[in-house]
RNA sequence: AUGGAGAGUUUGAUCCUGGCUCAGGACGAACGCUGGCGGCGUGCCUAACACAUGCAAGUCGAACGGGGAAUUAUCGGAGAAAUUUUCGGAUGGAUCUGAUAAUAUCCUAGUGGCGGACGGGUGAGUAACGCGUGGAUAACCUGCCUAUCAGACUGGGAUAACACCGGGAAACCGGUGCUAAUACCGGAUACAAACUAUCGGAUGCAUGUCUGGUAGUUGAAAAGUUAUUCGCUGAUAGAUGGAUCCGCGUCCCAUUAGCUAGUUGGUGGGGUAAAGGCCUACCAAGGCAACGAUGGGUAGCCGGCCUGAGAGGGUGAACGGCCACACUGGGACUGAGACACGGCCCAGACUCCUACGGGAGGCAGCAGUGGGGAAUAUUCCGCAAUGGGGGAAACCCUGACGGAGCGACGCCGCGUGAGGGAAGAAGGUUUUCGGAUUGUAAACCUCUGUUCUAUGGGAAGAUAAUGACGGUACCAUAGGAGAAAGCCCCGGCUAACUACGUGCCAGCAGCCGCGGUAACACGUAGGGGGCAAGCGUUGUCCGGAAUUACUGGGCGUAAAGGGCGCGUAGGCGGCCUAUUAAGUUAGAGGUGAAAGGCCAGGGCUCAACCCUGGAGUUGCCUCUAAAACUGGCAGGCUUGAGUUCAGGAGAGGAAAGUGGAAUUCCUAGUGUAGCGGUGAAAUGCGUAGAUAUUAGGAGGAACACUAGUGGCGAAGGCGGCUUUCUGGCCUGAAACUGACGCUGAGGCGCGAAAGCGUGGGUAGCAAACAGGAUUAGAUACCCUGGUAGUCCACGCCGUAAACGAUGAGUGCUAAGUGUUGGAGGUAUCGACCCCUUCAGUGCUGCAGUUAACGCAAUAAGCACUCCGCCUGGGGAGUACGGUCGCAAGACUGAAACUCAAAGGAAUUGACGGGGGCCCGCACAAGCGGUGGAGCAUGUGGUUUAAUUCGACGCAACGCGAAGAACCUUACCAGGGCUUGACAUCCUCUGAAAAACCUAGAGAUAGGAAUUUCUCUUCGGAGACAGAGAGACAGGUGGUGCAUGGUUGUCGUCAGCUCGUGUCGUGAGAUGUUGGGUUAAGUCCCGCAACGAGCGCAACCCUUACCGCUAGUUGCCAACACGUGAUGGUGGGAACUCUAGCGGAACUGCCGUUGACAAAACGGAGGAAGGUGGGGAUGACGUCAAAUCAUCAUGCCCCUUAUGUCCUGGGCAACACACGUGCUACAAUGGUCGGUGCAGAGGGAAGCGAAGCCGCAAGGUGAAGCAAACCCCAAAAAGCAGAUCGUAGUUCGGAUUGCAGGCUGCAACUCGCCUGCAUGAAGUCGGAAUCGCUAGUAAUCGCAGGUCAGCAUACUGCGGUGAAUACGUUCCCGGGCCUUGUACACACCGCCCGUCACACCACGAAAGUUGACAACACCCGAAGCCGGUGGUCUAACUUCGGAAGAAGCCGUCGAAGGUGGGGUUGAUGAUUGGGGUGAAGUCGUAACAAGGUAGCCGUAUCGGAAGGUGCGGCUGGAUCACCUCCUUU
Repeated sequence: AUGGAGAGUUUGAUCCUGGCUCAGGACGAACGCUGGCGGCGUGCCUAACACAUGCAAGUCGAACGGGGAAUUAUCGGAGAAAUUUUCGGAUGGAUCUGAUAAUAUCCUAGUGGCGGACGGGUGAGUAACGCGUGGAUAACCUGCCUAUCAGACUGGGAUAACACCGGGAAACCGGUGCUAAUACCGGAUACAAACUAUCGGAUGCAUGUCUGGUAGUUGAAAAGUUAUUCGCUGAUAGAUGGAUCCGCGUCCCAUUAGCUAGUUGGUGGGGUAAAGGCCUACCAAGGCAACGAUGGGUAGCCGGCCUGAGAGGGUGAACGGCCACACUGGGACUGAGACACGGCCCAGACUCCUACGGGAGGCAGCAGUGGGGAAUAUUCCGCAAUGGGGGAAACCCUGACGGAGCGACGCCGCGUGAGGGAAGAAGGUUUUCGGAUUGUAAACCUCUGUUCUAUGGGAAGAUAAUGACGGUACCAUAGGAGAAAGCCCCGGCUAACUACGUGCCAGCAGCCGCGGUAACACGUAGGGGGCAAGCGUUGUCCGGAAUUACUGGGCGUAAAGGGCGCGUAGGCGGCCUAUUAAGUUAGAGGUGAAAGGCCAGGGCUCAACCCUGGAGUUGCCUCUAAAACUGGCAGGCUUGAGUUCAGGAGAGGAAAGUGGAAUUCCUAGUGUAGCGGUGAAAUGCGUAGAUAUUAGGAGGAACACUAGUGGCGAAGGCGGCUUUCUGGCCUGAAACUGACGCUGAGGCGCGAAAGCGUGGGUAGCAAACAGGAUUAGAUACCCUGGUAGUCCACGCCGUAAACGAUGAGUGCUAAGUGUUGGAGGUAUCGACCCCUUCAGUGCUGCAGUUAACGCAAUAAGCACUCCGCCUGGGGAGUACGGUCGCAAGACUGAAACUCAAAGGAAUUGACGGGGGCCCGCACAAGCGGUGGAGCAUGUGGUUUAAUUCGACGCAACGCGAAGAACCUUACCAGGGCUUGACAUCCUCUGAAAAACCUAGAGAUAGGAAUUUCUCUUCGGAGACAGAGAGACAGGUGGUGCAUGGUUGUCGUCAGCUCGUGUCGUGAGAUGUUGGGUUAAGUCCCGCAACGAGCGCAACCCUUACCGCUAGUUGCCAACACGUGAUGGUGGGAACUCUAGCGGAACUGCCGUUGACAAAACGGAGGAAGGUGGGGAUGACGUCAAAUCAUCAUGCCCCUUAUGUCCUGGGCAACACACGUGCUACAAUGGUCGGUGCAGAGGGAAGCGAAGCCGCAAGGUGAAGCAAACCCCAAAAAGCAGAUCGUAGUUCGGAUUGCAGGCUGCAACUCGCCUGCAUGAAGUCGGAAUCGCUAGUAAUCGCAGGUCAGCAUACUGCGGUGAAUACGUUCCCGGGCCUUGUACACACCGCCCGUCACACCACGAAAGUUGACAACACCCGAAGCCGGUGGUCUAACUUCGGAAGAAGCCGUCGAAGGUGGGGUUGAUGAUUGGGGUGAAGUCGUAACAAGGUAGCCGUAUCGGAAGGUGCGGCUGGAUCACCUCCUUU
């Protein structure tokens, strides 16, 4: 010493900057839902709005005179009961009554005293000595109280009340008469009191103060009473309370910069308790202000309260201190004290009464009412306590106060039960249907009694009495789980998840964001989390926010260095000595109220709450001390700064003069048809002679080369040469001055280009403008012209990307290397070279620093001083105001509103009409096509009842479909069925099916008929069929953007990654880049990397060669037999071939090149040579690519239909457009006959020979063959001949007619083939475009699958068999490296402005209408003060007066009126820009070299973004050159 937490959100990701938002605490709160008890607090924050009613300040009879009442006494009057009686009366005296007197009897209107200046309320005003704090009064007052001293003698005249009279509606008033006092007034006395004059003493910085004399003047009193006090008067002191002055502190705006005439000071006078322009007369001209005057706005201040680690920030309810106010404004009176909340006068507004003449009132006291408002209580009890006023006291008064009531408004405490209890009940929710969960929770059992209810007792608060609270707190007894739980939340932040509903709707939301059919985010339910008699929401404040940064921030690129200098105020300032003590430090004293907060202890059962003590109160003041540092004063010093001297470099500035080259123009000559210009052109110029060329001349502007990250200047900027004038800088060596310095708010000056004014000048260039092009358009880029302007002089403007985006100054902190200007040293004949040093100017680089990039002695490093500037983006450098300017405009410079970002640096990608390297039939070189024709086929479109559906750049379109006449078939029309055409389960029945007849288009319906399944333990079971009921079937219905699977594509491109390590704050990088090489991330070398995986390659199939084995159906060399002929036969196993196993090829060998590598090139050998050819094989991933119609599948939808069956139709339509093909256009050909050679396949519901028939398709026929055996099967081009002769043909075959054939239930819609006849377009194809690099293209035929039939398609097969590749500039695609980026849904990206529409806030505006403060003038209440002829008056009088009063006059003066201005608000037709909005319109300005690099300033033009001119910047890509640097 007790004290400091963060998170979400900008991005594909990262770091930073930066805002927004959240978690915490608090409240005089309000609202929503809910609500058991108690204690302690607290409760109009709004209308200082208006108030009905009651109460809130009275008291004293011991100040006074009255009045009333009571009692007693006395004197009268009347006189009841009772007694007595002679009945006449008498006694009696209750009771009533009159008068007088008395009483510490009671009451009190009035006079008088004290108190109503306290207590209580409120915060309107006030930015002030108002408040806080500390001082001062030598400039003051103080009733009641305390102490001390002294005194209280003697007189007088009135006046309320009261009585009478009068006025008035009332309030109230007037007149006459009487009376008292502690009311009032004289005289006496009076010092210590005051004043005047005067003489001293002491003291203070001073005005002065204290004190002692002398003389003079002036001023007192009150009595009452129980006789003791309380009172009275003068004086002094104290205490208390107040007054005034001063230092310091105390909100925002400079878009408020100047304010002030009683203003500042002096003198005289007045005034006050008191200083003072406080007031007045005169004199002087001052006073305040950038250290913020004046003005405007807002506001009571403080102790404290809330928050915070603190420093701070916010606040000023309750409690306490001070101030101000009391309906609004003004004023005084009384008094010790007021300019007075419940007093007075006046004015005003409002309310009330009224007889209309006149009056009354002031809740911001306590309750209460209306109103306002989101919102704030009872017209309660009591003076019992505490306190206050009066009184001698009893006592009275006290809405202060003590209490109660109402309100979960706050804080604190308690409770709503405790223990046991698994069939883990029921119910709910959910489910993968098994279960899980609610959940020991409930039920049930056993208990307890806080609270509650009932009854009884019953305080403290109170010293003797007195208790509103209150029969309250508390205690005892009894009763019974009985009466007591809600609210919010559950996507992340932030603890807590599922189901259903909804379907960008309804809604949620503090921020990010959820919701478009599987929502943990909406609504409901179940479950869960949090808090709990509360819980949430809203509002406000602090915190987090280091996001105004004193503690504790920044300014190269994120917001932010002034364009540059000179310099004022201010701030800061070298070394030494002495002094001072303002700052500073230490000690002591005073103060810093109490309450609150903290610590300790104590009291209410605890706590909240309350009590006691302590520490603390960071501040201010005073005294004392210290003297290091800062400051002051004094003296000195030389290193900072400056001066002198000697040298030096320079596009530094100003003026005058002068030079050559070039452009243009003019003149003349030569000369002839073009010139010029562009991507290409045209406008333009030219036969009236241009361009070109020669000579001469005119004129203006600018100064090639030298020339250089060279020089100079503060910056802007400065470039031919010479002269004059002039500023600054550098170096050297001494001398001199002696801190003279640094910075610099305001201020002053300079300040590119453009622009402005006046006057000149004008060659070239050139905004605007004109024309020509380009274009969809082209107000542009390009071209031809061309005016301001550019130039000069003078004067304005004052801005730029005025940039190093880096303020000035000083010091310190590794090196290396250029260059400019000096100096010195070594050396030399000299010049270099070399070394040292000063001043500049560049580069590289360490430490350090930075978010990173980078900076790095020229700092963005380490420090100090001063100035300027920043605080989210937009709105906006805009509006308004002000200043400046001729104007353009500049400087200063907001707000409403709106967004959750905007931004910096770097990373990975992607992209570029960026670059480099490389590859590919990508181009080029070639060959052949397509696009033109006819036809085939697919698609679009159109049509239709339907023309089923899907596929749409490459990567849809002879695609799904390896084959739609019916079927297929999904479409349409019509006709049928409804547990269904198909599957499983249940019940019943037993056959069912086929075949036959009838009706029908058929499905189907009806009928007839008769045969019949397997097993068996004989019970039945299984398959099959019919009937029935429901579960269900069924769907080519939707969603390929819910999916699986499959596939396409980039692409058979060479890539895609990982582990460990290293580098980086990090995303990431490295590896994978580099040098070579390869088809290849293939390999080699190098390297902070070392390894590895998926890909590449290889392994697999096929083909090319050889060998071995085997030898039928294949083969036939030798031998033999046979035929017209043939491997036909015997036989053979050599060959071909077949099909199994092996071999072979590896840059292995040689040479050259290369880096002694990898490898490349050439060669040898070899059937094959550099992956030999071909195939299969497709990395990580991309395209929400394709497919729900192959299949599977979630969800949704249909269920007598979107299912299913049938007939017919359609998928085949046809003005047209496109794709893919076939056949051609012919002679390298057609036709005719002859002739020759394959491979690979298929074949039993099949291939089908030979033979015969037919012109042919085909028919017939039946041999052979489940195939190296038989068949399909003829290969065709080719070859050798013949013919045709360039023509719409002997080319071409479409179309059409006739006649046939085949398949099939069936060829009309709608098949294929044949024969005869017909004989269309087409003569090689525009723009454009496709394929192919070798057994390939081209060309020729053959086979197969599908299939009853149907092939120009598809898949295969062989035959014949080329040309060309210089090469990588260009097009396309791809790979690697690099660069730019505002892209990341990644260029099909992003994005700008006008216009149109809707909404919102704001500005301007002819005006209109308020408010406020001031000014000028008028009027002028009350009142104080002043004056006053005359009038009036009890006290005193020397009788003259004195003194006073009313009245009148005057100064001042509130309100009011008039006037012109000021400030501020509301509103306003219209208008201006701004912001926000769904997928509107026009363009495409910016981001890549953004397709004309962009941006800044300025001018001008244009629908708009914008274009152009002039100057500037790099925050421009690319290429080249120059210079510098790094490595070797």